[in-house]
RNA sequence: UUUUAACAAAGGUAAACUUAUCGUGAGGUAAGGACACAAAGCUGAGGGUCUCUUGGAGAGAUAGCCGGCUGCUAAA
Numbered sequence: 001u002u003u004u005a006a007c008a009a010a011g012g013u014a015a016a017c018u019u020a021u022c023g024u025g026a027g028g029u030a031a032g033g034a035c036a037c038a039a040a041g042c043u044g045a046g047g048g049u050c051u052c053u054u055g056g057a058g059a060g061a062u063a064g065c066c067g068g069c070u071g072c073u074a075a076a
Stems, first nucleotide, its partner, number of pairs: 002076004012037002017032006035064001041069003046066002048062006
């Protein structure tokens, strides 16, 4: 460096749902919660999906869809 594999265990994240709050909306944040996760870490420049405005088109959201970058343990 590449490939393969286990563990949620040492240490982590937190789906649905509930409450509060922000947003026209998709959705975001905080608390509770725990479906799951070996990259569920980072990334909205690319594809996809979603929302709003719309004449053209534009503005946004999503990293727990793909992609890109980086990383832990063990073996080869």
The RNA shown here (c-di-GMP-I riboswitch aptamer) has 76 nucleotides and comes from Halanaerobium saccharolyticum. Lineage of the source: Bacteria > Bacillati > Bacillota > Clostridia > Halanaerobium. It was read from a public genome assembly, where an Rfam model found it. Its Rfam family is "c-di-GMP-I riboswitch aptamer". Rfam links the family to the GO term cyclic-di-GMP binding. The family is grouped with related families in Rfam's "c-di-GMP_I riboswitch clan".